[in-house]
Context: one part of a larger RNA
Molecule: large-subunit ribosomal RNA, half B
Organism: Candidatus Njordarchaeum guaymasense
RNA sequence: GGAGGGCUAGGGAACUCGGAACCAAUAGCCCCGUAACUUCGGGAGAAGGGGUGCCUGCGGGUGUGUAGCCCGCAGGUCGCAGUGACAAGGGGGUCCCGACUGUUUAAUAAAAACAUAGCGGGCCGCUAGGCCGUAAGGCUGAGUACGGCUCGUGAAUCCUGACCCAGUGGGGGUCGGCGAACCCCGGGUCCAACCGGGCUAAGCCCCCCUAAACGGCGGGAGUAACUGUGACUCUCUUAAGGUAGCCAAAUGCCUUGCCGGGUAAGUUCCGGCGUGCAUGAACGGACCAACGAGGGCCCCGCAGUCCCAGCCCUCCGCCCGGCGAAUCCACAGCCCAGUGAGCAGUCUGGGCCCACCCGGCUGGGAGAGAAGACCCCGUGGAGCUUCACCGCAGCCAGACGUUGUGGCUUUAUCGGCCAUGCGUAGCGUAGGCGGGAGCAAUGAAUCUGGGGCUUCGGCUCCGGAGGAUGCGACCAUGAAACACCGCCCAUGGCUGAUGAAGCCGCUAACCCGAAAGGGGACAGCGUUUGGUGGGCGGUUUGGCUGGGGUGGCACACCCGUGACACGAGAUCACGGGUGCGCAAUGGUCGGCUCACCCGGGACAGAAACCCGGGGUAGAGGGCAAGGCCAAAAGCCGGCCUGACUGCGAGUCUAACAACGGGACUCGCAGGGGGGAAACCCGGUCCUAGCGAUCCGUCGUGUCCCCACUGGUGGGGGCCGGCGGUAACGGAAAAGUUACCCCGGGGGUAACAGGGUCGUGGCGGGCGAGAGUCCAUAUCGACCCCGCCGUUUGCUGCUCCGCUGUCGGCUCUUCCCAUCCUGGCGGUGUAUAGGCCGCCAAGGGUAGGGCUGUUCGCCCGUUAAAGGGGAUCGUGAGCUGGGUUUAGAGCGUCGCGAGGCAGCUCGGUCUUCUCCUGCCGGGUGCGUUGCCGCCUGAGGGGAAGGCCCCCCUAGUACGAGAGGAACAGGGGGCCGGGGCCUCUGGUCUACCGGUCGUCCGACAGGGCGCGCCGGGCAGCUAAGCCCUAACGGUUAACCGCUGAAAGCAUCUAAGCGGGAAACCGACCCCAAGACGAGGCGGCGUAGGGCUCCCCUAAAAGAGGGGCUUGAUAGAGCGGGGGUGUAAGGCCCAAGGCUUCGGCCGAGGGCUUCAGCCUGCCGCUACUAAAAG
Repeated sequence: GGAGGGCUAGGGAACUCGGAACCAAUAGCCCCGUAACUUCGGGAGAAGGGGUGCCUGCGGGUGUGUAGCCCGCAGGUCGCAGUGACAAGGGGGUCCCGACUGUUUAAUAAAAACAUAGCGGGCCGCUAGGCCGUAAGGCUGAGUACGGCUCGUGAAUCCUGACCCAGUGGGGGUCGGCGAACCCCGGGUCCAACCGGGCUAAGCCCCCCUAAACGGCGGGAGUAACUGUGACUCUCUUAAGGUAGCCAAAUGCCUUGCCGGGUAAGUUCCGGCGUGCAUGAACGGACCAACGAGGGCCCCGCAGUCCCAGCCCUCCGCCCGGCGAAUCCACAGCCCAGUGAGCAGUCUGGGCCCACCCGGCUGGGAGAGAAGACCCCGUGGAGCUUCACCGCAGCCAGACGUUGUGGCUUUAUCGGCCAUGCGUAGCGUAGGCGGGAGCAAUGAAUCUGGGGCUUCGGCUCCGGAGGAUGCGACCAUGAAACACCGCCCAUGGCUGAUGAAGCCGCUAACCCGAAAGGGGACAGCGUUUGGUGGGCGGUUUGGCUGGGGUGGCACACCCGUGACACGAGAUCACGGGUGCGCAAUGGUCGGCUCACCCGGGACAGAAACCCGGGGUAGAGGGCAAGGCCAAAAGCCGGCCUGACUGCGAGUCUAACAACGGGACUCGCAGGGGGGAAACCCGGUCCUAGCGAUCCGUCGUGUCCCCACUGGUGGGGGCCGGCGGUAACGGAAAAGUUACCCCGGGGGUAACAGGGUCGUGGCGGGCGAGAGUCCAUAUCGACCCCGCCGUUUGCUGCUCCGCUGUCGGCUCUUCCCAUCCUGGCGGUGUAUAGGCCGCCAAGGGUAGGGCUGUUCGCCCGUUAAAGGGGAUCGUGAGCUGGGUUUAGAGCGUCGCGAGGCAGCUCGGUCUUCUCCUGCCGGGUGCGUUGCCGCCUGAGGGGAAGGCCCCCCUAGUACGAGAGGAACAGGGGGCCGGGGCCUCUGGUCUACCGGUCGUCCGACAGGGCGCGCCGGGCAGCUAAGCCCUAACGGUUAACCGCUGAAAGCAUCUAAGCGGGAAACCGACCCCAAGACGAGGCGGCGUAGGGCUCCCCUAAAAGAGGGGCUUGAUAGAGCGGGGGUGUAAGGCCCAAGGCUUCGGCCGAGGGCUUCAGCCUGCCGCUACUAAAAG
């Protein structure tokens, strides 16, 4: 010193994030008595009171009982204390959350999370629905809707919007649109591949429904006769604009909102308020009795949490003996300053330092531990999500197969039959063409009943009656002429065949069933096609970047500046532009001259058009800028298409190389345009206007392949175009991770350090101004100049094989820009009190309320309650409230996984100290032969600091009110040192009381102080004592004398005064002070070990003693502590009695007893022997 334990004066939570800590208190049983509230059960052991031992006697219950056991009454009696030990609730008030009992992260989270009854939704009639399985098969279930599965909510109570269906999802519908294969039709020279069209299921579009499905639920103005507010009005807008409730809340940024309460003081708490950043109704809203190892706040009790610490016990530590690791290990005496990759034991300089050991503490070794978990990076990984990409299971649907049969309906095609066919003109309803002069008894006209069509006039069919007439030709009209016959077209009807679709049957495949029977060509299964499809799988999710992300694009290009006069040249440098245009804005030939200004001219003005003059370019040149351009590159016109084809050599654009792109020069060939010609023309005054491979496609010519040849068709190569990659040398590509992982980085962020110092803090110059007047008592704008390195930023130099991060506690030291105390100056200084400034760092600078806070606000004190540094000093010193892992909730963002310098509850802080350092204690050697006593170089200290009162003095001063100082005295607080007489604490030496139990006849003891009451020595604080003056040198400042400078001047020479600061004085260490000192004594002395001890003490050391002795023990005495022992005698409430006496808690006397004694003495009995 630690761990565990005992006690503590006075105060009583002041401690702290928080009463954390079984610290203490409460406690069992009996009786009395118990509030709000309430779901009437509860709350309740509410709270708060009283009693409790032992002895004697009596009553009652039970019992066979005068055993026992239980209940009660009266009297007596002892103690500080009677559930005497052990055991054994602290209580109350009020909020939040969750209804409750339960469950959970085995090993940091027990919770407000999960679950739960209750409520609601969805699916499902059983070969169901859901789940597992490739299947067979299995579970739910040998269950059947009062059931099973599933989702949400989370008791009860009051409620859950007559708000939203626009989006997403789900359900339903369906004319129409889209929609695959099969099938049909067409193309494909015949076939096939293949292509086009048609039909068409699911699905999608479309329409409707659905929110206790996913979800969502506005803004701006104006308005009431005080003001304020706005029932009211207007307006924009939405799918709809948040209802009832509730609220600075577990949700409110601003925010410590505002008001009220509680407190001396309240960032928390409670009650209100409410344009609420960003409440809100089964992602449930509100309320709520009971419950909770949940989270806030308050009160009572308690108390070492604290003021403020002390004592004691046990164990460890320490010493002795035995055994004996791990971690770690460059070397290693330190300190200061500097330097250095910018925080050095090792380098440089200086200082200090003899060697070794022991105990103790942790400042340093950017101590150890773990290739940083934060951050970034990697064309690293994994978990999860989804309207990322690509797939798969599953599911839905079509076709075909398994797969047969009958009927009906519809429909397509074909065949047959029948009917219908109206412009105008014409008697009339003329389909077309042809034949044609007749046709009808196979029944005319006419009458009648009925059906269909209709251009409304008629046409036509069937039945009945009827029994011969009607029609045509001719004529008229017209494009066409009718009777009758044939063929054809369109439309409609009937019918047959074939195909398709739909519906209804059948039974025999197939399925169920033991069977009877049921289902039935469906289902199931197989093949194929379309749809759906995070249920599942595989992947991707770019780069630059004053870290990353967000933003931006400086990611491909062009111009200027930067750019430092060849060239080149970076930045998320500055200023701009491109992703085209043009058939003329191109070629050529010819002509012309612009902007602007001046003079003149009808309407005509500053400006329309014309004339004259000037006019190097200020105009114009399609678009940015720069360069360039005047008989032009600008403007106008004529004719044209060189905005050509093929080829060769070379140059530039780029660090090099290659490819692609762009630009240019010269030459050849072909065929052209313009020009009289020379000549010019392979787009555009120039510099931007762009895109690889693969794939697809187009063109042209030619070549190759398709296995005998030819044709057709198909494919390929060469050449030239087109479709595009803007991340622009060009993958096919979304998120999230706090559940995370790996590899790396101080190449790169967060902390700290370094640099810098805009920002910050503190000064200065000037002096506009104000201060009645007056810049400078005081304040001081604009502008300017600095210092510091406590703010914030910038930077990215050190550290990512690890220098732990805010605040608090603890403890030390330094700075001064001084808060107080000290000394001065100025004042708009009368005094007192201030204000401003100068010197000064010796000492001091406190306690509480709130919050994690630093900070800040507040309360009452104070001389004052200063500002900073030391790795924002200090986690191998503590704490762990905050922040910053994993759980969970709210608001908010996100479809989601998840996210939030937003809030909220919860949440493992390791390390046996090697070196150094520091605080202490020793040993060796040196000084030195030994012993004793000193000096003090040097070092340490604050050893003191401050306040109040009295006196001076109601004086100086002042009109008064008020009101000092020098000198002197007293008291106190804080600090320092010492002590234990007193007051207290402790006192596991000791004495006493008492409980349970055990031993014991009693007495007396044990049970790790059982508990309780006392308590000497010792140790202690809260107790007691001490804690002068002064001298010297100075600071600011005040002076003397005094020149330079005939004056003045505190200064230049000289002299004086002047502060808690400095040096002494005072206390402590100290000769290893290697400069090792001095004085005295002794002379082979002296010291040590062994032995007995303590005033000393961890070991060592120190001190005492050793028979010539009181050193320790024992004995005795004194003092002291307890509090009156045992035994004996007497008494005692009452009771029993054979009357002899007996039982009896307890009391009195013996007895200031007994017991004990770390103190003070006496006494050699024991031990200090032999050495």